[in-house]
RNA sequence: GCCGCGGUAGUGUAGCCUGGUUAGCAUCGGAGACUGUGGAUCUCCCAGCCCGAGUUCAAAUCUCGGCCGCGGCC
Numbered sequence: 001g002c003c004g005c006g007g008u009a010g011u012g013u014a015g016c017c018u019g020g021u022u023a024g025c026a027u028c029g030g031a032g033a034c035u036g037u038g039g040a041u042c043u044c045c046c047a048g049c050c051c052g053a054g055u056u057c058a059a060a061u062c063u064c065g066g067c068c069g070c071g072g073c074c
Base pairs, nucleotide, nucleotide: 001073002072003071004070005069006068007067010027011026012025013024020057029045030044031043032042033041050066051065052064053063054062
């Protein structure tokens, strides 16, 4: 340099192909219930689409550019 895959709560991960529901699940953290205390269990809260542009009534999703990571080729 070229090709492929990926970037989503603090962390891990689904959703993207086929645009439209309050962006789902688990975990960390916080609060509460339960308990003699703790643990376990249950409920609630907190917190997210890498950046920019385009298309569209509407973009995490499609298109283009950029940045970063992983793998392959040279």